The prediction has a mean pLDDT of 87. A computed fold for a 344-nucleotide part of an RNA from a metagenome, annotated as small-subunit ribosomal RNA, central domain.

Context: one part of a larger RNA
RNA sequence: UUGGGCGUAAAGGGCUCGUAGGCGGUUUGAUAAGUCUGGUGUGAAAGAUUACAGCUUAACUGUAAGGACGCGCUGGAAACUGUCGAACUUGAAUCCGUGAGGGGUAUGUGGAAUUCCUGGUGUAGGGGUGAAAUCUGUUGAUAUCAGGAAGAACACCUGAGGCGAAGGCGACAUACUGGCACUGGAUUGACGCUGAUGAGCGAAAGCGUAGGGAGCGAACAGGAUUAGAUACCCUGGUAGUCUACGCCGUAAACGAUGUGCACUUGGUGAUGGGGGUUACUUCAUUGCCGUAGCUAACGCGUUAAGUGCACCGCCUGGGGAGUAUGCCGGCAACGGUGAAACUC
Numbered sequence: 001u002u003g004g005g006c007g008u009a010a011a012g013g014g015c016u017c018g019u020a021g022g023c024g025g026u027u028u029g030a031u032a033a034g035u036c037u038g039g040u041g042u043g044a045a046a047g048a049u050u051a052c053a054g055c056u057u058a059a060c061u062g063u064a065a066g067g068a069c070g071c072g073c074u075g076g077a078a079a080c081u082g083u084c085g086a087a088c089u090u091g092a093a094u095c096c097g098u099g100a101g102g103g104g105u106a107u108g109u110g111g112a113a114u115u116c117c118u119g120g121u122g123u124a125g126g127g128g129u130g131a132a133a134u135c136u137g138u139u140g141a142u143a144u145c146a147g148g149a150a151g152a153a154c155a156c157c158u159g160a161g162g163c164g165a166a167g168g169c170g171a172c173a174u175a176c177u178g179g180c181a182c183u184g185g186a187u188u189g190a191c192g193c194u195g196a197u198g199a200g201c202g203a204a205a206g207c208g209u210a211g212g213g214a215g216c217g218a219a220c221a222g223g224a225u226u227a228g229a230u231a232c233c234c235u236g237g238u239a240g241u242c243u244a245c246g247c248c249g250u251a252a253a254c255g256a257u258g259u260g261c262a263c264u265u266g267g268u269g270a271u272g273g274g275g276g277u278u279a280c281u282u283c284a285u286u287g288c289c290g291u292a293g294c295u296a297a298c299g300c301g302u303u304a305a306g307u308g309c310a311c312c313g314c315c316u317g318g319g320g321a322g323u324a325u326g327c328c329g330g331c332a333a334c335g336g337u338g339a340a341a342c343u344c
Base pairs, nucleotide, nucleotide: 004315005314006313007298008297012312014201015200016199017198021194022193023192025088026087027086028085029084030083031082033081034080035077036076037075038074039073040072041071042070043069049066050065051063052062053061054060091191092188093187094186095185096184097182098181099180103177104176105175106174107173108172109171110154114150115149116148117147118146119145120144121143125136126135162169163168206247207246208245209244210243211242215241216240220236221235222234223233258311259310260309261308262307263306266289267288268287269286270285271284272283273282274281275280293300294299317344318343319342326337327336328335329334
């Protein structure tokens, strides 16, 4: 250098943006760096290699023999790649129109429920469990009615329904703001794809400071259960859960399936647009079933795990080990990078 893989066997980076790099649509002119080709010079000899020859053969030896290949110089070719110029509209983008949506941020508002407080009615239980007890109640509980306070979450609508790059997002209103789809026109004219390093975002838990604290509830305490019970069950309950600002940077961050583009039988639903009087049709998204094909099988199957191209990431027996060490990041917790001995 060539060669194998990554849904479940080892293996897709949590996600996006994007630098370098890699790759890049159609037509035409020039150029000749890559490419192809001729000539020439050189690449010492020996060795290797091909051919022939010489010692009876072989080893061995010989031939100013041959070929191949590298590099330099020089003449030519112009399809492809590159470079320069001119043009194009299909890729990409912008503008105009319509539309759907839990997309994001901020502020305000609302009702149900829960707990607590005050008062009324009222009397002996309540609560909890498999059964109990801890707990609570005659200092009047539970129940019920009225009033008040607080915090958190938003029943029904709700749908393998929607939106978002992912994490994720669900009461209502307003303001600001991001993305997307479709229709037909106009404009720019390859402006594109991917993306090492990098930057940003990134559930929950956890951390710092200041608030908040209804319910729930790690830790903790008690009651049970049990041979024991540092648990499962019950009664309590602190951090936390909530808000603001700042860290952390990880998850079975999953479709366990990287991104983009093109191509390849069908059937049946859903969501949002366009066309059509209907029948139906078309674009985008999202499910199910299935043809060919693929797959070790399971299964995947126009939303591919099919057929190809471009680029990135990753894998190389099990354990040791995501450990040790060094470095980088972090307030810390810890995260990132990441071995070996030894052993089977």